Description
The RNA shown here (small-subunit ribosomal RNA) has 1531 nucleotides and comes from Caldimonas thermodepolymerans. Taxonomically the source falls in Caldimonas (Bacteria, Betaproteobacteria, Burkholderiales, Sphaerotilaceae). The RNAcentral record of the sequence draws on ENA and SILVA. Its Rfam family is "Bacterial small subunit ribosomal RNA".
RNA sequence: GAACUGAAGAGUUUGAUCCUGGCUCAGAUUGAACGCUGGCGGCAUGCUUUACACAUGCAAGUCGAACGGCAGCGCGGGCUUCGGCCUGGCGGCGAGUGGCGAACGGGUGAGUAAUGCAUCGGAACGUGCCCAGUAGUGGGGGAUAGCCCGGCGAAAGCCGGAUUAAUACCGCAUACGACCUGAGGGUGAAAGCGGGGGACCGAAAGGCCUCGCGCUAUUGGAGCGGCCGAUGUCGGAUUAGCUAGUUGGUGGGGUAAAGGCCUACCAAGGCGACGAUCCGUAGCUGGUCUGAGAGGACGACCAGCCACACUGGGACUGAGACACGGCCCAGACUCCUACGGGAGGCAGCAGUGGGGAAUUUUGGACAAUGGGGGCAACCCUGAUCCAGCCAUGCCGCGUGCGGGAAGAAGGCCUUCGGGUUGUAAACCGCUUUUGUCAGGGAAGAAAUCCUCUGGGCUAAUACCCCGGGGGGAUGACGGUACCUGAAGAAUAAGCACCGGCUAACUACGUGCCAGCAGCCGCGGUAAUACGUAGGGUGCGAGCGUUAAUCGGAAUUACUGGGCGUAAAGCGUGCGCAGGCGGUUGUGCAAGACAGAUGUGAAAUCCCCGGGCUUAACCUGGGAACUGCAUUUGUGACUGCACGGCUAGAGUGCGGCAGAGGGGAGUGGAAUUCCGCGUGUAGCAGUGAAAUGCGUAGAUAUGCGGAGGAACACCGAUGGCGAAGGCAGCUCCCUGGGCCUGCACUGACGCUCAUGCACGAAAGCGUGGGGAGCAAACAGGAUUAGAUACCCUGGUAGUCCACGCCCUAAACGAUGUCGACUAGUUGUUGGACGGUUCGCUGUUCAGUAACGUAGCUAACGCGUGAAGUCGACCGCCUGGGGAGUACGGCCGCAAGGUUGAAACUCAAAGGAAUUGACGGGGACCCGCACAAGCGGUGGAUGAUGUGGUUUAAUUCGAUGCAACGCGAAAAACCUUACCUACCCUUGACAUGCCAGGAAUCCUGCAGAGAUGUGGGAGUGCUCGAAAGAGAGCCUGGACACAGGUGCUGCAUGGCCGUCGUCAGCUCGUGUCGUGAGAUGUUGGGUUAAGUCCCGCAACGAGCGCAACCCUUGCCAUUAGUUGCUACGAAAGGGCACUCUAAUGGGACUGCCGGUGACAAACCGGAGGAAGGUGGGGAUGACGUCAGGUCCUCAUGGCCCUUAUGGGUAGGGCUACACACGUCAUACAAUGGCCGGUACAGAGGGCAGCCAACCCGCGAGGGGGAGCCAAUCCCAGAAAGCCGGUCGUAGUCCGGAUCGCAGUCUGCAACUCGACUGCGUGAAGUCGGAAUCGCUAGUAAUCGCGGAUCAGCAUGUCGCGGUGAAUACGUUCCCGGGUCUUGUACACACCGCCCGUCACACCAUGGGAGCGGGUUCUGCCAGAAGUGGGUAGCCUAACCGCAAGGAGGGCGCUUACCACGGCAGGGUUCGCGACUGGGGUGAAGUCGUAACAAGGUAGCCGUAUCGGAAGGUGCGGCUGGAUCACCUCCUUU
Repeated sequence: GAACUGAAGAGUUUGAUCCUGGCUCAGAUUGAACGCUGGCGGCAUGCUUUACACAUGCAAGUCGAACGGCAGCGCGGGCUUCGGCCUGGCGGCGAGUGGCGAACGGGUGAGUAAUGCAUCGGAACGUGCCCAGUAGUGGGGGAUAGCCCGGCGAAAGCCGGAUUAAUACCGCAUACGACCUGAGGGUGAAAGCGGGGGACCGAAAGGCCUCGCGCUAUUGGAGCGGCCGAUGUCGGAUUAGCUAGUUGGUGGGGUAAAGGCCUACCAAGGCGACGAUCCGUAGCUGGUCUGAGAGGACGACCAGCCACACUGGGACUGAGACACGGCCCAGACUCCUACGGGAGGCAGCAGUGGGGAAUUUUGGACAAUGGGGGCAACCCUGAUCCAGCCAUGCCGCGUGCGGGAAGAAGGCCUUCGGGUUGUAAACCGCUUUUGUCAGGGAAGAAAUCCUCUGGGCUAAUACCCCGGGGGGAUGACGGUACCUGAAGAAUAAGCACCGGCUAACUACGUGCCAGCAGCCGCGGUAAUACGUAGGGUGCGAGCGUUAAUCGGAAUUACUGGGCGUAAAGCGUGCGCAGGCGGUUGUGCAAGACAGAUGUGAAAUCCCCGGGCUUAACCUGGGAACUGCAUUUGUGACUGCACGGCUAGAGUGCGGCAGAGGGGAGUGGAAUUCCGCGUGUAGCAGUGAAAUGCGUAGAUAUGCGGAGGAACACCGAUGGCGAAGGCAGCUCCCUGGGCCUGCACUGACGCUCAUGCACGAAAGCGUGGGGAGCAAACAGGAUUAGAUACCCUGGUAGUCCACGCCCUAAACGAUGUCGACUAGUUGUUGGACGGUUCGCUGUUCAGUAACGUAGCUAACGCGUGAAGUCGACCGCCUGGGGAGUACGGCCGCAAGGUUGAAACUCAAAGGAAUUGACGGGGACCCGCACAAGCGGUGGAUGAUGUGGUUUAAUUCGAUGCAACGCGAAAAACCUUACCUACCCUUGACAUGCCAGGAAUCCUGCAGAGAUGUGGGAGUGCUCGAAAGAGAGCCUGGACACAGGUGCUGCAUGGCCGUCGUCAGCUCGUGUCGUGAGAUGUUGGGUUAAGUCCCGCAACGAGCGCAACCCUUGCCAUUAGUUGCUACGAAAGGGCACUCUAAUGGGACUGCCGGUGACAAACCGGAGGAAGGUGGGGAUGACGUCAGGUCCUCAUGGCCCUUAUGGGUAGGGCUACACACGUCAUACAAUGGCCGGUACAGAGGGCAGCCAACCCGCGAGGGGGAGCCAAUCCCAGAAAGCCGGUCGUAGUCCGGAUCGCAGUCUGCAACUCGACUGCGUGAAGUCGGAAUCGCUAGUAAUCGCGGAUCAGCAUGUCGCGGUGAAUACGUUCCCGGGUCUUGUACACACCGCCCGUCACACCAUGGGAGCGGGUUCUGCCAGAAGUGGGUAGCCUAACCGCAAGGAGGGCGCUUACCACGGCAGGGUUCGCGACUGGGGUGAAGUCGUAACAAGGUAGCCGUAUCGGAAGGUGCGGCUGGAUCACCUCCUUU
């Protein structure tokens, strides 16, 4: 600095992360439609679908100043019998002749991919009306429509006769231009009409003159139109070849005009990978929408061009058409008809039907603008201007404004306090836009016309023309815009949304139902996601939805992407076209750059102004239109031409290494087979076996022989090759590479679509060969099965020759070439130095490992790049469908190559992280195993559970971690269950009213609850009394009570479990884009994340340990009921035992050793105790939606004369069976009998209960003591001593049953415990399997408590006696740490593959069937035009005439539309049957893959099998684990 103002993201793959990648959303827009709603105005828009069919009206006429005339209307005149008639005389004018127009304007977009359009050029053209110029406009002729007459026809219409005019038609004359020419010449024209008028002529008409309009010829112009060229202009190559008038030439024809435009002849060309031809789709442009732009999509309205006018063909007329409202023909359709024949074409404006999601009035006017005709007036104009309809869009306005808290009522929510709706309303005041009513009231209108005047023409003051002044007329819209007044808040708000994206939240209803959903996803009883309500948010006369385009999407990447592992490098090379190309000089100027000129229509967009009250809208000027063309210049760069150079490339000379390739020959070891010998019973094979071989002599062993295939050691992240690939040795032929120096050529180069060549293994063909191995196959095993893994056999094949195939995880998953950018180490092949001859340095070419910068999503790559750049090629664009189908090409086949779509999903995927898991690895721990002891599982019983049964067998607990569990005690009660009978403010709480004290005794009915009576009794506080109050009882009404009803998956609390396992975290720092990591890993050590050392970590917390209780030793203090040395008691004493309070003691403290000078470990001393002394309490972060709503508490839901409450009886105790936990046993380490000894810890007043008496006993009587270190329970038992039993279903064992009893209790029938007598079952040590325990432990023995009226084999405690074993960590189980793999994350009880079965969907093949389109050949040939013409007809001209010229009809011919026949191509639809594919909460069979996935997986190929799949051959690592070797890094 007028015309620069411009770039946003989000959701969704995961447990989480980063990336890749798709899907989806927010924006803008529309000729829209639909749903709900709707006050006004302005400006725009309005059949996108059937170029489907159309009723009706209108959309192109006009001119009497071209003509003859006069049907109808009006006027005038004449006649009249007043009925009317005559009269073109006038205004005018139907029909007709003639002129101009009708080719414009208006519509539509079917066709058209170029005969089109856009831009820029060109030459061989035409042109009515218009403009300018030049020259004319003389004189004749013959017809014809109309009108009249006649005829045919239903009509449309047609025919014949007579008559007539012209600016209609035809000659003649003339010819400035024009055209032809043989340059002499020749040819060819016209029309008049109107206005005015002085002289002159004429009887008149008129002549004559003049003006205007017209006519003829011609020149030029303007505008318009025709033609040609260049450039640009959609998709498909699964369309690759196309072309015969095709390409060119010559002659001819034709056209307004160039031209194969047409024709004859000649030549054989022309187009095409820079995409011809074919197929599909499509009017093109200015522009419109979007976008930061570049782009992308579109081509309504407005404007330019083109094409079309029912479908197809054709010409005529004309300046112009092959003609939307013209003609002819053919076809389809519709209509009229007297059946003979006719008529028609809304893709003009309205309108109708149809189609459709969907698109308006059968309006007004020519007032304006424009068009046609006309001298003009004027007429016509569905062009146009207006009005109508529609919220279709854009723009503007309004539905009120200010006060107003008792924060009203109502609604909704509520923690019941309140909050919110909400100043919102009511109420008070104010205003009046819009609307209503009333009044006023424009602009759009100025020309034409009249008049005055200046000028021009003219003889003219006339007519006409031009300019100026004045005047009058003309408005569809419309009494509209606008203005004024009146009344009155009066007439005017909805729609969508409220889980996230995305602004906006609560209640109720519903209960994976109904429904929502753009994506993710909501809904299975507390839904901010469904429906409704309240509230809120957004927009607002609109708001949402649907459809569509662009954007976001850098998601096709020109701007602006990628290809190691995500999709993506062709298996490899050679190489034509193409692309790109070293250095230097000169020239040219194609590209490029700069200037100028022309063009780029207008409108649109943008800028500055102006006009409607504003805006939308309209309008003036400018800028811009990024383009194309012409021209001038520049010479750096690219290009082209020419000339040099040597650094790229190549050649020669000299060396070197090598499994490079082809051919021939040859060698030894080994396997197998054959022969002979020795020799005897096995061999072989496996996890174990078997099939197999062997007494017909195998295996083993010795010798000899045959044959094929492969080449141990050397041998190596060594070598060579383009890749595939290449290995004994020798010879022959041959390709390439590297190094060094010198010489030569002189850019000869790089890359490479199509093409060509090579290309493992498997496979195919023909012929050989065949030892071993070995798909298929057979047999044996394994297994639930085993079409497998293992074994025994075994055929193709593997080998050779020739010919095919052409694919691999053909991999470095990394195209080729070139340049540049730190290093270190190893190794191969050369060259050059130094050297002490051991080595060492430099350099080139390879091949490995690590690593800097840089790159990368990360992993990783890193001079051999995946870094920084350049050149060229190939390839990718979500997953599946699918490398499939169809088509083409190749192949003998197998198959290869090229390569889709429908449909379906919201993901699929890469790298890395944390976990979890592994029939992965390493280390460690635990009664985990092992070593032991004793059990369970077998028996009987007890008890709990399942199941079954039942009216009920109440409920819960269900792997470990439910099952002698809740229940530390079900006869009633408990009790929650069942049956029956009752109650309804209730058994219980609070509030109100009334009555009564409370309370006690008692009768009747009933199973009882309960019902109904009688009697006694009258209290406390205040007050004088009446009365009031507290407490209790009864009655009443309502709020409410009540619920062991549901939800432990709504919860609190409490508990179990992993687990007394050693872990779980945080702050700061550091690393990483991030999830995360580090710390917490590592080396040691520990019971321990215990401690030490090291370390990008340093610290800290919860856990561990310790602190607490108990037990073991000692001390001090204190002693009653304890103890006691005092003979007993009393009394004393407190040393001991004991009691119970406080202390001490143990800390790896000391010594030695090991270890790293550490932590610690081992051993020892001392000590009551030694390495956490024993035991207990104590349970990290968390996991299991673990358990409990039936302990309690509690949200929500449910019941309320019942799911609440009461009572009686029953049930929880059932019993074919199964399981768990226990008790007692099976006996002699025992049973029984007799005698005898020693505890600890507890309990006791509705209690423990002594002595003593009775009973065989349970027990009864009795009553002392004790509220307890005092008394009682209370005899401990095993043990010890003695006796007996003698291995047996017993003197074991005690179940079961009978009888008789005792006790508790209201009551022992269902259903208690105990006693005595009798009975005497199973059981003789327990299958598979499984449990506990490491020391005062197991085992064994008894004692006590809680619960409890009574009931213990359970449980919780107590003491007595009192062992065995642990080598050790391979294995089982559980756990911890590190590491590794993973397709798992609901986390291996995971994930997941294929067949089969069912349902649905789209699709391929398919005998064929039907349609479209196109090509070829043939038939046919309307109308028309051109050609021919022997038939017929014929006014003008020529001719005296005959006749001629010319014309017409007819016929014929060429071309050709429709139509027909035949055969191809292509495409679409249908199709019995059939193939695979996809999708689908709970189908079948297996288990292929993910971990070493239990046989590592995968790729190619072959073969086999229900299926996943198996096997063979070759390949890959995108395989775990272990071992070895080599190399590197650090110290």